[in-house]
Context: one part of a larger RNA
RNA sequence: CUCUCUCUAAGGAACUCGGCAAGAUGGCCCCGUAACUUCGGGAGAAGGGGUGCCCCCAAAAAGAAUUUGGGGGCCGCAGUGACCAGGCCCAGGCGACUGUUUACCAAAAACACAGGUCUCCGCAAAGUCGAAAGACGACGUAUGGGGGCUGACGCCUGCCCAGUGCCGGAAGGUUAAGGAAGUCGGUGACUCGAGUACGAGGAAGCUGGCGACCGAAGCCCCGGUGAACGGCGGCCGUAACUAUAACGGUCCUAAGGUAGCGAAAUUCCUUGUCGGGUAAGUUCCGACCCGCACGAAAGGCGUAACGAUCUGGGCACUGUCUCGGAGAGAGGCUCG
Numbered sequence: 001c002u003c004u005c006u007c008u009a010a011g012g013a014a015c016u017c018g019g020c021a022a023g024a025u026g027g028c029c030c031c032g033u034a035a036c037u038u039c040g041g042g043a044g045a046a047g048g049g050g051u052g053c054c055c056c057c058a059a060a061a062a063g064a065a066u067u068u069g070g071g072g073g074c075c076g077c078a079g080u081g082a083c084c085a086g087g088c089c090c091a092g093g094c095g096a097c098u099g100u101u102u103a104c105c106a107a108a109a110a111c112a113c114a115g116g117u118c119u120c121c122g123c124a125a126a127g128u129c130g131a132a133a134g135a136c137g138a139c140g141u142a143u144g145g146g147g148g149c150u151g152a153c154g155c156c157u158g159c160c161c162a163g164u165g166c167c168g169g170a171a172g173g174u175u176a177a178g179g180a181a182g183u184c185g186g187u188g189a190c191u192c193g194a195g196u197a198c199g200a201g202g203a204a205g206c207u208g209g210c211g212a213c214c215g216a217a218g219c220c221c222c223g224g225u226g227a228a229c230g231g232c233g234g235c236c237g238u239a240a241c242u243a244u245a246a247c248g249g250u251c252c253u254a255a256g257g258u259a260g261c262g263a264a265a266u267u268c269c270u271u272g273u274c275g276g277g278u279a280a281g282u283u284c285c286g287a288c289c290c291g292c293a294c295g296a297a298a299g300g301c302g303u304a305a306c307g308a309u310c311u312g313g314g315c316a317c318u319g320u321c322u323c324g325g326a327g328a329g330a331g332g333c334u335c336g
Base pairs, nucleotide, nucleotide: 001331002330003329004328005327006326007325008324010322011321014320019317027051028050029049030048031047036041038152052074053073054072055071056070057069058068059067075079087315088314089313090312091311092310093309094307095306099111100110115150116149117148118147119146120145121144127136128135129134153302154301155300156299158232159231160230163229164228165225166224167223168222169221172220173219174218178214179213182210183209184208185207186206187205190201191200192199193198233251234250235249236248237247260294261291272288273287274286275285276284
């Protein structure tokens, strides 16, 4: 010097990103317990008092033991005398909750969850695995099964169907294979010309090219649909102080963001402004609204309870600190 541990005057978070760590609280009995609340809870809230040993008395139908209550006495700083053994309160964010997770840096506001909703599926179901057989779904049958989103509960969930998707429609347009009237070739019996080897015509059959027209779904088209993918404006003017603009004009759009929230896990400017808390507060709480760039099941806003959750404050308590010191054990180091 390092590690593990003990104590430490006065102060008591001044430490630090942060009370990290350490202290402190602690069992049992009694008293007593607030806001809020889904009436269960919150609650071991909080906050108090008691706690050992000895003797005596009393307590249900024998006695004893034990227990409880009362009285008296004894010893200590201290009686759950050691070990063991909750810290608490206030406010806010997130997630309702118990659960689940990155085996070995993350336990969470992430995942799941009951509940909500949309959608597919009538059973040889939809869906999934497989090359198939087959299997799961399910020895189930729509109060069932699959998929998506949301995520207890309470109050709610606005406007846009122009684009994309999905569903429905079938009049018209487009349209494949296939079919096909027709048409143009190849071959070709045979015929004609020429005369042998060449030329012309050419039935049937076979065969090639083109092909009017007939051909579904799809697409175009018509309509519906947002708890489907998604989207939810700009400029100018206006009130008898000023400022502001209930009001007006105009352009664009499928429609221009309703309720509720709002410098927020979202606010760049920003430590916004005001208020609270502090002697002093980029954090925190309450407001305001100019929302760079909240917003309604990628849900919005609340919410008792819950949380090794995140943020701010307070009480208690302390070697975290002012700021060090002393000690025990272990290691290291030096000498042998």

A computed fold for a 336-nucleotide part of an RNA from Cosmarium holmii, annotated as large-subunit ribosomal RNA, domain IV. The organism belongs to Cosmarium, within Eukaryota.